[in-house]
RNA sequence: GUGGUCCGGGUGGCCGCCCGCCGAAGCCCCGGAAGGGGCGAAGGCGGGAGGAAAGUCCGAGCACCACAGGGCAGGGUGGUCCGUAACACGGACCGAGGGUGACCUCAGGGAAAGUGCCACAGAGAGCAGACCGCCCACCGAAGCCUUGGCGAAGGUGGGUAAGGGUGAAAGGGUGAGGUAAGAGCUCACCAGUGCCGUCGGUGACGGCGGCAGCUAGGUAAACCCCACCCGGUGCAAGGCCAAAUAGGGGGACGCUCAAGGGCGGCCCGUCCAAUGUCCCCGGGUAGGCCGCGUGAGGCCGUCGGCAACGGCGGUCCCAGAUGAAUGGCCACCCCCCCCGAAGCUUUUAGCGAAGGGGGGACAGAACUCGGCUUACAGGGCCACUC
RNA sequence: GGGCCGUUAGCUCAAUUGGCAGAGCAAGGGACUCUUAAUCCCUAGGUUGGAGGUUCGAUUCCUCCACGGCUCACCA
Numbered sequence: 001g002u003g004g005u006c007c008g009g010g011u012g013g014c015c016g017c018c019c020g021c022c023g024a025a026g027c028c029c030c031g032g033a034a035g036g037g038g039c040g041a042a043g044g045c046g047g048g049a050g051g052a053a054a055g056u057c058c059g060a061g062c063a064c065c066a067c068a069g070g071g072c073a074g075g076g077u078g079g080u081c082c083g084u085a086a087c088a089c090g091g092a093c094c095g096a097g098g099g100u101g102a103c104c105u106c107a108g109g110g111a112a113a114g115u116g117c118c119a120c121a122g123a124g125a126g127c128a129g130a131c132c133g134c135c136c137a138c139c140g141a142a143g144c145c146u147u148g149g150c151g152a153a154g155g156u157g158g159g160u161a162a163g164g165g166u167g168a169a170a171g172g173g174u175g176a177g178g179u180a181a182g183a184g185c186u187c188a189c190c191a192g193u194g195c196c197g198u199c200g201g202u203g204a205c206g207g208c209g210g211c212a213g214c215u216a217g218g219u220a221a222a223c224c225c226c227a228c229c230c231g232g233u234g235c236a237a238g239g240c241c242a243a244a245u246a247g248g249g250g251g252a253c254g255c256u257c258a259a260g261g262g263c264g265g266c267c268c269g270u271c272c273a274a275u276g277u278c279c280c281c282g283g284g285u286a287g288g289c290c291g292c293g294u295g296a297g298g299c300c301g302u303c304g305g306c307a308a309c310g311g312c313g314g315u316c317c318c319a320g321a322u323g324a325a326u327g328g329c330c331a332c333c334c335c336c337c338c339c340g341a342a343g344c345u346u347u348u349a350g351c352g353a354a355g356g357g358g359g360g361a362c363a364g365a366a367c368u369c370g371g372c373u374u375a376c377a378g379g380g381c382c383a384c385u386c
Numbered sequence: 387g388g389g390c391c392g393u394u395a396g397c398u399c400a401a402u403u404g405g406c407a408g409a410g411c412a413a414g415g416g417a418c419u420c421u422u423a424a425u426c427c428c429u430a431g432g433u434u435g436g437a438g439g440u441u442c443g444a445u446u447c448c449u450c451c452a453c454g455g456c457u458c459a460c461c462a
Base pairs, nucleotide, nucleotide: 001384002383003382004381005380006379007378009333010332011331012330013329014328015327017048018047019046020045021044022043026039027038028037029036030035050362054373055372057371058370059369060368061367062234063233064232065231069268070267071266072265074230075229076228077227078226079093080092081091082090083089094108095106096105097104098103109225110224114223115222116219117218118217131164132163133160134159135158136157137156138155139154143150144149145148172190173189174188175187176186177185191215193212194211195210196209197208198207199206200205238290239289240288241287248281249280250279251278252277253276260272261271262270297316298315299314300313301312302311303310304309334360335359336358337357338356339355343351344350345349387461388460389456390455391454392453393452396411397410398409399408405442413429414428415427416426417425435451436450437449438448439447
């Protein structure tokens, strides 16, 4: 210096908090009684936050809406293969870029399907383009020479993408030939593209050979195209009990068609119903229980696999609040920083046993998992590189 | 707990195929006036909340953070 992994204070005392079980006393219920059941102050036993519990950014379980259907719209993902319940996650590999290297980064399909955009500058910015320059033809004040020519400057017309200049970007590079000057115009080599063949690989892709055309700008985190995926809402889901209220006012529909509602952006399709169904306004309740802690669970061993991970065996049960518990104080130890009598050294200084002072982070479950991202005082270990 | 929205000058707000960030009020200076107000003219003031990415180029597109709001009239 690079990558990975683990920990993230310890012990004791005192005082407290939440949950579960037991529970002398006490209370309640059933019963004529005997007895049974429930609650339970004190007390006892057991358990009590995290690597991110966070952000709520993805993916799922679960619940309801219809058993989650079809199409459009919309959204997402994007090298390949594998892992996984699934993923925008992980592993291995491929390609591109960076680094001397360990290693790191990549939203990494398609720009020769189409459309759009490329400001300013610049002559020209997308079927390219003559501003300067270079070259050719004609004219040609001055000037020169033999009355007609030549002709610097300049003008007109044309050629030219080599050179200059502008720009983020100007339509391969070097050399030779060629030409009035030039140009893949031609040729050789190099780089790159497409197609074909062959070899290796599951594949992305790579190696080799041949052919073609000479060269194809960038942008898809612009529209879009291709492939694949996605129904919606979220535990305030949802269910039960209790309580409360006026079954009040307005509106839509009328058992066919239709309209309304389940249904969510739309359509199809489907379901619901006549002592009725639905919507809006108004009024009321604001409590309890379940969901809710055995799970894609943790740890150990072993086997398979490069690995992510998986199989098998053993073992453990590990928070459950609801204005919301998991804490506070003291002592000692541990770690870090600063000062530092003595002492040491390479002596205007540095190190520094004892001692003194300061500090120990980020942050806290709220249905539950798998990831990602972000925050974090400090410390341990492993591998590798210069 | 869940869900949604916003952040641009001192304040309130604009800014669309991505191409020089503007307006009103406020502030400062000047003119008018005896003076002030009003009115007129001029001027300054910006890390577009922060960081990173895509792009030649980002207020705008993407990602991650920070802060604020909606507080039972966003939800039972």
Overview
Two RNAs folded together computationally: RNase P RNA and transfer RNA, 462 nucleotides in total. Rfam match: Bacterial RNase P class A.